[in-house]
Predicted 3D model of RNase P RNA and transfer RNA as a complex of 437 nucleotides. Rfam match: Bacterial RNase P class A. Gene Ontology terms of the family: dimeric ribonuclease P complex, tRNA processing and ribonuclease P activity.

RNA sequence: AGAUGGCUGGAUGAUCGCGGGUGCCGCAAGGUAUUCGAGGAAAGUCCGGGCUCCACGGAAACACGGUGCCGGGUAACGCCCGGCGGGGGUGACCCCAGGGAAAGUGCCACAGAAAGCAAACCGCCGGAGGCUUCGGUCAAAGGUAAGGGUGAAAGGGUGCGGUAAGAGCGCACCGCGUCGCUGGUAACAGGGACGGCACGGUAAACCCCACCGGGAGCAAGACCAAAUAGGGAUGGCUUAUGGCUUGUUUUCGAGCUGCCAUCCGGGUCGGUCGCACCAGGUGCCUGGUAACAGGCAUCGCAGAUGAAUGAUCAUACAGGUACGCAAGUACCGGACAGAACCCGGCUUACAGGCCAUCU
RNA sequence: GGGGCCGUAGUCUAGCCUGGAUAAGGCACCAGCCUCCGGAGUUGGGUAUCCCCGGUUCAAAUCCGGGCGGUCCCGCCA
Numbered sequence: 001a002g003a004u005g006g007c008u009g010g011a012u013g014a015u016c017g018c019g020g021g022u023g024c025c026g027c028a029a030g031g032u033a034u035u036c037g038a039g040g041a042a043a044g045u046c047c048g049g050g051c052u053c054c055a056c057g058g059a060a061a062c063a064c065g066g067u068g069c070c071g072g073g074u075a076a077c078g079c080c081c082g083g084c085g086g087g088g089g090u091g092a093c094c095c096c097a098g099g100g101a102a103a104g105u106g107c108c109a110c111a112g113a114a115a116g117c118a119a120a121c122c123g124c125c126g127g128a129g130g131c132u133u134c135g136g137u138c139a140a141a142g143g144u145a146a147g148g149g150u151g152a153a154a155g156g157g158u159g160c161g162g163u164a165a166g167a168g169c170g171c172a173c174c175g176c177g178u179c180g181c182u183g184g185u186a187a188c189a190g191g192g193a194c195g196g197c198a199c200g201g202u203a204a205a206c207c208c209c210a211c212c213g214g215g216a217g218c219a220a221g222a223c224c225a226a227a228u229a230g231g232g233a234u235g236g237c238u239u240a241u242g243g244c245u246u247g248u249u250u251u252c253g254a255g256c257u258g259c260c261a262u263c264c265g266g267g268u269c270g271g272u273c274g275c276a277c278c279a280g281g282u283g284c285c286u287g288g289u290a291a292c293a294g295g296c297a298u299c300g301c302a303g304a305u306g307a308a309u310g311a312u313c314a315u316a317c318a319g320g321u322a323c324g325c326a327a328g329u330a331c332c333g334g335a336c337a338g339a340a341c342c343c344g345g346c347u348u349a350c351a352g353g354c355c356a357u358c359u
Numbered sequence: 360g361g362g363g364c365c366g367u368a369g370u371c372u373a374g375c376c377u378g379g380a381u382a383a384g385g386c387a388c389c390a391g392c393c394u395c396c397g398g399a400g401u402u403g404g405g406u407a408u409c410c411c412c413g414g415u416u417c418a419a420a421u422c423c424g425g426g427c428g429g430u431c432c433c434g435c436c437a
Base pairs, nucleotide, nucleotide: 001359002358003357004356005355006354007353008352011315012314013313014312015311016310018037019036020035021034022033023032024031025030039336043347044346046345047344048343049342050341051217052216053215054214064213065212066211067210068209069083070082071081072080073079084098085096086095087094088093099208100207104206105205106202107201108200121148122147123144124143125142129138130137131136156174157173158172159171160170161169175197176195177194178193179192181190182189183188221273222272223271224270231264232263233262234261235260236259237258242257243256244255245254246253247252280299281298282297283296284295285294286293287292319332320331321330322329323328360433361432362431363430364429365428366427369386370385371384372383379417388404389403390402391401392400410426411425412424413423414422
């Protein structure tokens, strides 16, 4: 100067105040004592579970969504650990949506002759034939893919031979494909034989293959339960071949209809539970490269609901600014942020300080 | 708690699904012409980190992942 992993992220005391638990006092409201009271991300809500309700014979399939090298860990995961392959870095180390493009379809702008059953612009070779001052010059057919040019990409690369010029045309090495061998649980690695090359890219385009997924969410859900309105039952009072509405009117038909008391069920406001003890934390030992697992000991660690977890002062420690040669003095002033059913991850924000290992 | 949409000149929109190099249009703005001057008219012109970061690809406003910001809807109602 860097790389990787981890810890911390304000301390102590006093005063006042807020929320919960427990004890005591009080009929109650409340008072009093004691104790506990934000995070590594409580955040984003991006994944995975627990829990609860709903749906559903079991299972599978279609559709839709997601995941995607191999092995392991885990309750599970798109997370973590180890390995493989590819890429970057002098290095420590870092990054990778990392299955399939010989199942099919689509796309590859511009430029360029040609962009997907490839193609021939310049060039190279060739030389019918024409002209000729006999020196040359123009040049058709045909061959070619070395060289130039275009492009992100032009149907293997380098070298030697070969050829009229060229070309896997031939050979060696590398790449690629097929087959089998060795090592490895596997991904894969190594070497061998054969093949002259057939097979461009894109799947974070459609798609194919394998695997996973029923839906909703603590405003889940359970219980208690005002006032008012409305519903039902019983009883009493009142009275009704009455009154009202309607089928266009009548006959005729259909429907509705008072007051009081008691009780019942649903259910709103409100309240209680869910709700704080678990895939729990810490320490040691054992197994494992590790993630992690097992054993023993120990600890109890927020539960609010228009939502507590705060404020002031003092002291010292970090930090910044100004002055000063310095000692020091004065002033400023604590990063990101903040529970809301719980847990495992990921991602994002984060002043500063500390530790370990490595280049 | 659950879900949708949007972010492109000063401003309002298109383009995004189906990737292609000058990102299009209206209003506004600037300059010239016209007018004594202004307005209107007319001619021309500029103005873009396509919200930010990373990735896929030859190539990204567009596709994918993450973040930031804005906006809307649903859930109780006897």